Predicted 3D model of a 477-nucleotide part of an RNA (small-subunit ribosomal RNA, 3' major domain) from uncultured Magnetococcus sp. NCBI's taxonomy places the organism under Bacteria, Pseudomonadati, Magnetococcia, Magnetococcales, Magnetococcus. Model confidence (mean pLDDT): 85 of 100. The RNAcentral record of the full RNA draws on ENA and SILVA. Rfam family: Bacterial small subunit ribosomal RNA.
[in-house]
Context: one part of a larger RNA
């Protein structure tokens, strides 16, 4: 000077406590562990792994295993030597391959000998290749503590020095934030604000949007209009600015007014110095060390989907605030040409069949559900719950056997709210409901977003956990 304390003060956070909902129990999805396996490729391992790299594993991917098969190599570059390239077709084969037939001559240069450029195919060695070790040899790039208020410098002054002082102290903040004070005066990185987006208003604009007047229509359809909604460009607006109270005539804090919004207005980008030799050599880049007819290529089938059992994340439920029929009403943000996919019309359906518009404020996906209104069920393992299983089928894809989804029919398991523990959440949030979206031929109960309905609770800081500062006490560095 720190780092620890079952010292001590002082203050923070859904950290406790008030409260909703949950998960630990049941099926199923998933990821991990263990196990098995030829092979179950590899990382990630308290919080900070474990719906995690993976925003999508039938083949491809794929790094794994069995087999077959190559060796200047699937890839660059350089030298030789030949052939333009390059396309079809037959055969063997699993196929990589390999054999064999045809078809086919181009472009600059030019002394018609020939040279160049692109591509192929054969030698030749330098070379190439590695998802092979090493994240404890690294860069980059991320998690964390933590958006926590706190980490430091420069003069200067104390100290023999390590170092201190500022950055302690009185207040008062979400904040080292601001104010008084003080051998300290100032300065950086942090915090705040400067970006976004959302809440209100004005103005410019007025199609594809919209519709009060005035005509028409089934229908903003059409003629009109741009008021109003809404789009998107520009600005205004909120600063403790006002006004009372306190407060140290300070900084600020209490209550109020206007006001659409009031003390940071809600959200989001933004993460100081460093901390874990924290992750990642499998994004990607690199030293070193290994492999070179194999630890490098290429093929085809397999596995990465196993399965006694253990844990984490989730869905779906045990019903009546409900389950099923039937009518019927309101969204936002998206996304579309190798797509979106409308009306008709066929199938209980999944889809088909058709093809109109639309590169989209115009067409479409596209029905939002929950919700309201009739009816039914009457409390049971049920008209609850849907696992499992069998039949039959759609649709993608060369191909659904290993191993897809999704329809109908049948079947109808466990489950009657969960032990010890344990997790999230303070307001338009929790819970609850559906809709988009990436990835992607096909696949989603994940993830990323969108909106609709909308709650309860906080006395309070003594107790757990995490931290911020002052002191203290040490045999620790």
């Nucleotide at each position: 000077u720190g780092a620890c304390g079952g010292g001590g003060g002082c203050c923070c956070g859904c950290a406790c406590a008030a409260g909703c909902g949950g998960u630990g129990g049941a099926g199923c999805a998933u990821g991990u562990g263990g196990u098995u396996u030829a092979a179950u490729u590899c990382g990630a391992u308290g919080c900070a792994a474990c719906g995690c790299g993976a925003a999508g594993a039938a083949c491809c991917u794929u790094a794994c295993c069995u087999g077959c098969u190559c060796u200047u190599g699937a890839c660059a570059u350089c030298c030789u030597g030949a052939a333009a390239a390059u396309c079809u077709c037959a055969c063997a084969g699993a196929g990589a391959u390999g054999u064999g037939a045809g078809a086919g001559u181009g472009c600059c240069c030019u002394u018609c000998g020939g040279g160049g450029a692109a591509u192929u195919c054969a030698g030749u060695g330098a070379c190439a290749g590695g998802u092979g070790c090493u994240g404890c040899a690294u860069g980059g790039c991320u998690g964390u503590c933590g958006u926590c208020a706190g980490c430091u410098c420069g003069u200067g002054u104390c100290g023999u020095g390590a170092g201190a002082u500022g950055u302690u102290g009185g207040g008062u903040u979400a904040a080292g934030u601001c104010c008084c004070g003080c051998a300290a005066c100032g300065a950086g990185c942090g915090c705040a604000a400067c970006c976004c987006c959302u809440a209100u208003c004005u103005u410019c604009a007025g199609u594809u949007g919209c519709c009060a007047u005035c005509a028409u229509u089934c229908a903003g359809u059409u003629g009109g209009g741009c008021a109003c909604u809404c789009u998107g460009g520009a600005g205004g607006a909120a600063c403790u600015g006002c006004c009372u109270g306190u407060g140290u005539c300070a900084a600020g804090c209490a209550g109020g007014a206007g006001g659409a919004a009031g003390g940071u207005g809600g959200g989001g980008a933004u993460g100081a110095c460093g901390u874990c030799a924290a992750g990642u050599c499998a994004u990607c880049a690199u030293g070193g060390c290994c492999c070179u007819u194999a630890u490098g290529a290429g093929c085809a089938g397999g596995g990465c989907u196993a399965c006694a059992c253990a844990c984490g994340u989730g869905c779906u439920a045990c019903a009546a605030u409900g389950g099923c029929g039937g009518a019927u009403a309101c969204a936002g943000a998206g996304g579309g040409c190798a797509g979106c996919g409308a009306a008709a019309g066929g199938g209980c359906g999944a889809c088909c069949u058709g093809u109109a518009g639309c590169g989209a404020a115009u067409c479409u996906c596209a029905a939002a559900a929950a919700g309201u209104c009739c009816g039914u069920c009457u409390c049971a393992g049920u008209u609850c719950g849907a696992a499992u299983u069998g039949c039959a089928g759609u649709c993608u894809g060369c191909a659904a056997c290993c191993c897809g989804a999704c329809u109908g029919c049948a079947u109808g398991a466990a489950g009657u709210c969960g032990g010890a523990a344990u997790c999230g959440c303070u307001a338009g949030u929790a819970a609850u409901c559906g809709c988009g979206g990436a990835u992607c031929a096909g696949c989603a109960u994940g993830c990323c977003g969108c909106g609709g309905u909308g709650a309860a609770u906080a006395c309070g800081u003594u107790c757990c956990c995490g931290g911020g500062c002052c002191u203290u006490g040490u045999a620790c560095a």